[in-house]
RNA sequence: GGGCCGUUAGCUCAGCUGGUAGAGCAGGGGACUCUUAAUCCCAAGGUCAAGGGUUCGAACCCCUUACGGCCCA
Numbered sequence: 001g002g003g004c005c006g007u008u009a010g011c012u013c014a015g016c017u018g019g020u021a022g023a024g025c026a027g028g029g030g031a032c033u034c035u036u037a038a039u040c041c042c043a044a045g046g047u048c049a050a051g052g053g054u055u056c057g058a059a060c061c062c063c064u065u066a067c068g069g070c071c072c073a
Base pairs, nucleotide, nucleotide: 001072002071003070004069005068006067007066010025011024012023013022019056028042029041030040031039049065050064051063052062053061
């Protein structure tokens, strides 16, 4: 230098041929318990890496950039 893959909640990851972004864990509150743990319930938490484009509508499609990984040279 070229090619491919990845980037979504604090962490690990889903998200279907474009139609209101989810789970588990962690953290918060509560129930239970003499207390703790375990278990159960509830709520909260998001600039979907960044910028631009297409579209009535974009995490998803197109372009550019950044970061990480792999391969080739």

Record summary: A computed fold for a 73-nucleotide RNA from an uncultured Coriobacteriaceae bacterium, annotated as transfer RNA. Rfam family: tRNA. The family's RNA type in Rfam is transfer RNA. Model confidence (mean pLDDT): 81 of 100.